A computed fold for a 328-nucleotide part of an RNA from Pseudoxanthobacter soli DSM 19599, annotated as large-subunit ribosomal RNA, domain IV. The prediction has a mean pLDDT of 89. It was read from a public genome assembly.
Context: one part of a larger RNA
C1' cells in the first nucleotide's frame, strides 16, 4: 500500500452526481396505527410499554379416596447483571412528484427499465375442404375446433372520455362510361406465280381484372391555418374584416420523461435552491385507443423532502487475518 472483517472523541450527510457505501431497525406479546381508498386495502402505517430470575397471593383446568401430582391465567413484592428476543438467523421509516395499474417477462456473458407481457377495449378478416400459416405435392397445423370461434392488428386494469378533416394513400363497394394484353375479326395492302394459290402485313369492331371515374371508410395511413383592427386610462379583444385549407386542435393537460429562448415569472420549501412542489399560460415543437386525463394498490424503476442512524465526510486513527514487499 491493497483486500476483507472490527472499533472510534465532537460533530452527524458537512461526502457525493446521489447517503453509493456501511450502520440503524429487526422476534414474539400488549396498547396504538393517518391521508386517501378500487371498501379488499393502506398497515408490520406511524409511535409506545414489556420479555431474565425469586417469593407472596387470587381465579381456573385435568387426575386422584386424600396426601398431591400436572397445567393456564390475574394482581402484588423483591432480585441479579454492561447486556434477559443475553448466541445465530430476522423491515430503517415518513412526505411527494412522474411513469407503468397489478403478479409476471427480458439483452445466457456491461442494460431488469416508465420497454414486453398482461386482463380488459376497438377495428378488421374467416360460414368450414373456414381464413391464416408450413410445404413444390401429397399433406399437416388452425382443430378432433364452427363466429361467446379462430387468424390479423392497434390500445392496454379501473374511472371520466375519445372532438374535427375522407382533399392524399390505403382498404371497401359501384351491371354506366373512358383506357386496355392475348384472342376474335378481317376492311385493305404487299411478295410470288399464267392460274389456283402459298406467303407477309393489316384497318374499323368485339375483347378482362386493373387504372381513370362515382361513392363509403379515421380505435385505417395520416392531417388539425395566417395577417389586420376592434372596448369611458393603460393593457387585453367577446366582436368585426380578409386570405387560404379536406378540416383549421375540441375536453383536458401544459416550462411537462415533451419548453429552444429558461436557473421564464409568482408562490412553498433552506441561512443560501439550475434540482423539487404548487400556480400562470408567451404550448419554439401536449392532446385524446402512434389513446387524453385522473387513479387506491404494486416497483431490487425514477424525482425531491424530513426523521432516526451513522467514519460518506470534518479527518482520520487503531486492531485482525490474507496478500504486496524484505530477508531466508
Nucleotide at each position: 500500500c491493497g483486500a476483507u472483517g472490527c472499533u472510534g472523541a465532537a460533530g452527524g450527510a458537512a461526502c457525493u452526481c446521489g447517503g453509493c457505501a456501511a450502520u440503524u431497525u429487526g422476534c414474539c406479546u400488549c396498547c396504538g396505527u393517518a391521508a386517501c381508498u378500487u371498501c379488499g386495502g393502506g398497515a408490520u402505517a406511524a409511535g409506545g410499554g414489556g420479555g431474565c430470575c425469586u417469593c407472596c397471593u387470587c381465579c381456573g383446568c385435568g387426575g386422584g379416596c386424600a396426601a398431591c401430582c400436572g397445567u393456564g391465567g390475574g394482581g402484588g413484592a423483591g432480585g441479579g447483571g454492561c447486556a434477559c428476543a443475553a448466541a445465530a438467523c430476522a423491515g430503517g421509516g415518513g412526505g411527494u412528484g412522474g411513469c407503468g395499474a397489478c403478479u409476471g417477462u427480458u439483452u445466457a456473458u456491461c442494460a431488469a427499465a416508465a420497454a414486453c407481457a398482461c386482463a380488459g377495449g376497438g377495428c378488421u378478416c374467416u360460414g368450414c375442404g373456414a381464413a391464416g400459416c408450413c410445404g413444390u405435392a401429397a399433406g399437416g397445423c388452425g382443430a378432433c375446433g364452427u363466429a361467446u370461434a379462430g387468424g390479423g392488428u392497434c390500445u392496454g386494469a379501473c374511472g371520466c372520455c375519445u372532438g374535427c378533416c375522407c382533399g392524399g394513400u390505403g382498404c371497401c363497394g359501384g351491371a354506366a362510361g373512358g383506357u386496355u394484353a392475348a384472342g376474335a375479326g378481317g376492311a385493305g395492302a404487299g411478295g410470288u406465280g399464267c392460274a389456283a394459290g402459298c406467303u407477309u402485313u393489316g384497318a374499323a369492331u368485339c375483347g378482362a381484372a386493373g387504372c381513370c371515374c362515382c361513392g363509403g371508410u379515421a380505435a385505417a395511413c395520416g392531417g388539425c391555418g395566417g395577417c389586420c383592427g376592434u372596448a369611458a386610462c393603460u393593457a387585453u379583444a367577446a366582436c368585426g374584416g380578409u386570405c387560404c385549407u379536406a378540416a383549421g386542435g375540441u375536453a383536458g393537460c401544459g416550462a411537462a420523461a415533451u419548453u429552444c429562448c429558461u436557473u421564464g415569472u409568482c408562490g412553498g420549501g433552506u441561512a443560501a435552491g439550475u434540482u423539487c412542489c404548487g400556480a400562470c399560460c408567451u404550448g419554439c415543437a401536449c392532446g385524446a385507443a402512434u389513446g387524453g386525463c385522473g387513479u387506491a394498490a404494486c416497483g431490487a424503476c425514477u424525482u425531491c423532502c424530513c426523521c432516526g442512524c451513522u467514519g460518506u465526510c470534518u479527518c482520520c486513527a487503531g486492531c485482525a487475518u490474507c496478500g504486496a514487499c524484505u530477508c531466508a